Transfer RNA from a Promethearchaeota archaeon, 77 nucleotides, folded computationally. Its mean pLDDT, the model's own confidence on a scale to 100, is 82.
RNA sequence: GGGCUUGUGGCGCAGUCAGGUAGCGCAACGGGCUUUUAACCCGCAGGUCGGGGGUUCAACUCCCCUCAAGCCCGCCA
Numbered sequence: 001g002g003g004c005u006u007g008u009g010g011c012g013c014a015g016u017c018a019g020g021u022a023g024c025g026c027a028a029c030g031g032g033c034u035u036u037u038a039a040c041c042c043g044c045a046g047g048u049c050g051g052g053g054g055u056u057c058a059a060c061u062c063c064c065c066u067c068a069a070g071c072c073c074g075c076c077a
Base pairs, nucleotide, nucleotide: 001073002072003071004070005069006068007067010026011025012024013023020057029043030042031041032040050066051065052064053063054062
């Protein structure tokens, strides 16, 4: 230098293929249960998708630029 993969609540991930209301588990918080804690049960809150731009009635999803992490290849004696 080239190519590929990944980036989505605090954490781990799905959703992207095929555009149409952003989800799951854990954790946190409140309540129940319990002598208490844990476990279990119920409920609630939390992100608008790495950043910017474009296409579209509509974009996490398609296109372009860019940032970060990882992998592969190449160059440099």
It matches the Rfam family "tRNA". Taxonomically the source falls in Promethearchaeota (Archaea, Promethearchaeati).